Context: one part of a larger RNA
Order: sequence, then structure tokens, then C1' cells
RNA sequence: GGACGACCUUUGGGGGCGUGCCUAACACAUGCAAGUCACGGGGGCCCGCAAGGGUAACCGGCGAACGGGAGCGUAACACGUGAGCAAUCUGCCGUCCACUGGGGGAUAGCCGGCCCAACGGCCGGGUAAUACCGCAUACGCUUGCCGGGUGGCAUCACUUGGCAAGGAAACCUCCGGGGGUGGACGAGGAGCUCGCGGCCUAUCAGCUAGUUGGUGGGGUCACGGCCCACCAAGGCGAUGACGGGUAGCUGGUCUGAGAGGAUGGCCAGCCACACUGGGACUGAGACACGGCCCACACUCCUACGGGAGGCAGCAGUGGGGAAUAUUGGACAAUGGGCGAAAGCCUGAUCCAGCAAUGCCGCGUGAGUGAUGAAGGCCUUAGGGUUGUAAAGCUCUUUUACCCGGGAUGAUAAUGACAGUACCGGGAGAAUAAGCUCCGGCUAACUUCGUGCCAGCAGCCGCGGUAAUACGAGGGGAGCUAGCGUUAUUC
Repeated sequence: GGACGACCUUUGGGGGCGUGCCUAACACAUGCAAGUCACGGGGGCCCGCAAGGGUAACCGGCGAACGGGAGCGUAACACGUGAGCAAUCUGCCGUCCACUGGGGGAUAGCCGGCCCAACGGCCGGGUAAUACCGCAUACGCUUGCCGGGUGGCAUCACUUGGCAAGGAAACCUCCGGGGGUGGACGAGGAGCUCGCGGCCUAUCAGCUAGUUGGUGGGGUCACGGCCCACCAAGGCGAUGACGGGUAGCUGGUCUGAGAGGAUGGCCAGCCACACUGGGACUGAGACACGGCCCACACUCCUACGGGAGGCAGCAGUGGGGAAUAUUGGACAAUGGGCGAAAGCCUGAUCCAGCAAUGCCGCGUGAGUGAUGAAGGCCUUAGGGUUGUAAAGCUCUUUUACCCGGGAUGAUAAUGACAGUACCGGGAGAAUAAGCUCCGGCUAACUUCGUGCCAGCAGCCGCGGUAAUACGAGGGGAGCUAGCGUUAUUC
């Protein structure tokens, strides 16, 4: 000198765009943050003579694995980058082929009865489906066996025949359509493996028993000590194993001429977490933030028998702290979920509010004005300086204020923002300047007070009676809606 998620002191006009718990991954009152579908189903209630319409509890489907948060853990194939999977999976979406036949038994809701403080639960009866279960049929699907061809990378891959076994479906309809099943490919997504790369510590030197490898099995979508039985005795290490400490990683960001150093907040990608620890279920996908089960701690309710809960979602509260915002509006846009659609939901998002927290641009007036007014300060007492500064005169109206018009964002409808931005008009210099410094480094000097006191100080150092270094006045220098200090970093 630069930088900052900044803090603090002091001062403060307005705007645009960003940013805003760095500490206690501390505890949380309250509200909201994931629903939707009636064109799958039967019933309840309401309207209706009926046809039909409305409502939405239940069964059922899809979604809830996305989106949003925070960085605890993790030194690891976690991340980055480059490869590999001949060892793999993939709902919705796209392209193509084929199919959608015929049966069955239940169970919610409902009705009746009962228990219960609550959460909730039990018994009996009876009912439907795109819920569930056999059967048929089926391909180039799956598995096993027997062949042919091509290729390769060892296990093999691709392709083409035969035999055997196994495996589908769901219908609704306003007749327009919407679905369902099997198979192939694609797209996007995911899983696994490997090369290389990126912290400190040797005051950690030896580490290792599923340990290292093999055979056989189990398990998985899939390879694999991933797990198991048996066998062998291996494997790693000064090119730093093992241990300890610290830490999410990256694109990037800051600084620097660069090399490098520091850093990883906001935004984007990946990872990991969801009171703490463990576990699986469902599912295409989770070992699942607003799902389930178990255990601990904590909080709450209780009729004492037993129950309920998880803001590291958005707001908000307490606490901690030098310190960090509203219990706001809207789904108008973008995007997401469901739906044939209308539409519903969406604290994602878009906006508004608060904060000089940062960056950027704007303003606080312009011209003229000497008798160099008054006042202040200094003085060699003549004068000098503040100073064209003020006043006065002539103008202008950015901004703020008042009045009127009024968007883009919205392809047909639909605008939270918002009567906002912007445009036009009006009055009036009117509404708007501070902070630090002046011994040298370092731009800027004098007077008084003080007297090694009071104090200053980044370093050198000032102050003990003429202090340009302390305090005040005058004057000056610098920056400017800021200024200066502090912390950190280059």
C1' cells in the first nucleotide's frame, strides 16, 4: 500500500447493485416450509324429482431420495483431474417392436358393540378397485444344457441356432383421449475400480491377525476379506508406514511484476451430516432433515397406567458474543411436485423491510463580488491572516418536497413488486459535512496553558519554564458520506 462476511469511536443527504451469527452442530414458544390426483375404487355428508354437481375421510397412484439448511465428522479414491467397468443399476422422459385374455380370495372406509385421561386401540358384520393372488399366452427376456461364427484383455465379449424350465398386464373414458405389461436402444442420473495431485508433526519408527494372498462358498445391481470356512505366511514402512494434531475438497478469492504466500464467506460442483449413537423397512433411488424401530440425554403433557417432541428449512425467542436483519408480501415471473385439464401446493424463488456492511455513481450549489467589512488569531503595533471566504447582486434546481401521467417484466388471460422505475409540471438556495492529522518517516506552524506533571506514542522518541511532539485557540494538510482505530492476511 492492498484486502475484509468485519468490530469499535465519531459523524451521516439520497440512489443502484451486492452482502449480512465468523461465536454455542447451544436450547427452542408460535406460525408456515410437501403435497397432489375425484378421468382407479366403494361409501359418508350437502344440493337436486332425477340426471348430475359439490365436499374430501379412507383404500389406491405418483411425489415426498428433489428443492432448502449447516460444515459435525472426514487426511479418505472425500475432493480435483485423467482413464476403466469384458464387474454394474436406472422411476419419470424420448425412439422402436409386441401384447393388454380369463378367474379368485381379502381388507380399509362403512355399520354394530366395547376399552381409554390422552395418544390411541379391540371384537363382530359386510363392501370396491388401476390394491392383492393364481391361471393362460409371450419375444430376440431370465436361468440351465448342447452347438456355429467373429473378436479380444486372463476370467471372456458380441452374434446366431436348438432343447428344457421360469416370468406379464389394468383398466378408465365426455370416444377426443388417458393409462397398463414385456423387450431393445437412447438421454440424463447413480454405483464401483485405478494413475496422478493438494496440511503440520520423527519430542510418533516400527505397524499389521481378516492382517496379506489363495481355494471354496455366502452376499450385492455389481468386482472385491465385503463376509465366512479352510490353507499358506504374508502385507506396509525414512520416497515417512503407524500414531498425534488440524481441516470439508474444488472452481475460485485476496495479495504479488511474477514465482509464490494466504484463503475456501456469498455463487457453482462434489462430499458428509440432520438432538446423540445404532438399525433396518419401503422404494427405480434412502439406510431417509420436517418417515419408522431401539437405546442415551433433554424438554413437555398426564387421571401416574402411559404418552408426545427434535428449526444445521423461513421468520422469530433465550443464551453465547466485539458483532450479524422481518414472527413481511406474492406464487405475477423462473423452476419443482401432482393432475388429461382446470388447477392446487411450493419460506425454492421473485420481491419488499432493517443495517454506510461493501462497491459504484450523485448531491450538499453556480457566477460575480475589495471598502480586502465585522469578528477571531498572530503581530516588529506599521500590519499580516482567515479571505472572494461572507454579506450583497445575478442565476440554476441534480437531490429532497408537492402535483399530474405512468411502464418493461406478460406470446391470449394473469403483476406481489407498485402508482415503483421513468416522464412532465411547480415552489424555493432551498432538505443535506464530517473525520483524522500537522517533530522525522509523512503532505501540513504558530500562540497560550502545562512544567518528567498531566499526557502522547506505529518506530525513532516527546514532556524537568519559551514544547511546531502533551491540552486548547487560530491557521494549515489529507480523505470525504464517510473518517480514524483495532483484529486478520498478502
Molecule: small-subunit ribosomal RNA, 5' domain
Organism: uncultured bacterium